[in-house]
Molecule: SAM riboswitch aptamer (S box leader)
Organism: Algoriphagus sanaruensis
């Protein structure tokens, strides 16, 4: 890296270093940023996508159960908007991000 599949309006931030841009890419908006954003590391959460471990089950499906181990994730719905459809809507549906399992 490529394929499938799930999920993507909920949740969870302190320090410290660094010093100008950042929110994937393209345009438009918007917002966040010298009261130091983003990014890094350390700590601390959060989630429960796999494993394990509890409850239940003859097995299996299954639980609003636990989480110290493998990732993830911790502004704002993927920040909105683009395509199609709409009764014109924080509406429905696709791509295309992005994380998870698997299988190459």
């Nucleotide at each position: 890296g490529a394929u499938u599949u799930a999920u993507a309006a909920a949740g969870a931030a302190g320090a410290g270093g660094c010093g100008a841009g950042a929110g994937a890419c393209u345009a438009g908006g918007c917002u966040c940023g010298a009261u130091g954003a983003c990014c890094c590391u350390c700590u601390g959460g959060c989630a429960a996508c796999c494993a394990u471990c509890c409850c239940a089950g003859c097995c299996a499906a299954g639980g609003u159960g636990a989480a110290a181990g493998g990732u993830g994730c911790c502004a704002a719905u993927u920040c909105c908007u683009a395509c199609c459809c709409a009764a014109a809507g924080c509406g429905g549906g696709a791509a295309c991000u992005a994380u998870a399992a698997a299988u190459u």